[in-house]
RNA sequence: UACGCAUCCAGAGGGGUGGAGGGAAAUGGCCCUACGAAACCCCGGCAACCAUCCCGAUCGACCUUAGGUCGAACGGGAAAGGUGCCAAGUCCAUCAGGUCCACAGUGGGUCUGAGAGAUGUGAC
Repeated sequence: UACGCAUCCAGAGGGGUGGAGGGAAAUGGCCCUACGAAACCCCGGCAACCAUCCCGAUCGACCUUAGGUCGAACGGGAAAGGUGCCAAGUCCAUCAGGUCCACAGUGGGUCUGAGAGAUGUGAC
C1' cells in the first nucleotide's frame, strides 16, 4: 500500500513521568477514567504468527547388513530470537440473507455472509 493468505467468544498488569481524556473512524448505545484518561519510560506477564530447537507417526529421495541421512507437509512440546498483545467478543449495533417471536406501521432474538478494522506473514 484500493494487493494475497491466516487468525480475531481463549489468555496476560504493576511501578514512574504525565494531567483529561479514552474504548480505530462516523452515528447510536454501553462502558473505563481525579481511587488519575491518552502518551512515553521501566519491569513483569500472555500467546505461539515468523524464525529456532525437541518428539512422533506418514510420504519421498539417497546411502545401506541391521539400519541411517536428508527433505516435505502433518500432530504434539519448548520458548533465551523477531513482532504482537495484556478492561469488556474486534465492548455492542450499523449492510444483505435465512429462521423464530411479537406486531397496525414495525420491533426484537438467533444464525450465516459482506463491509470496516486489528495482528502476523507474504508480495509489490
This is a predicted structure of a 124-nucleotide RNA (SAM riboswitch aptamer (S box leader)) from a Thermoleophilaceae bacterium. It was read from a public genome assembly, where an Rfam model found it. Model confidence (mean pLDDT): 81 of 100. It matches the Rfam family "SAM riboswitch aptamer (S box leader)". For this family Rfam cites "The riboswitch-mediated control of sulfur metabolism in bacteria" (Epshtein et al., Proc Natl Acad Sci U S A, 2003).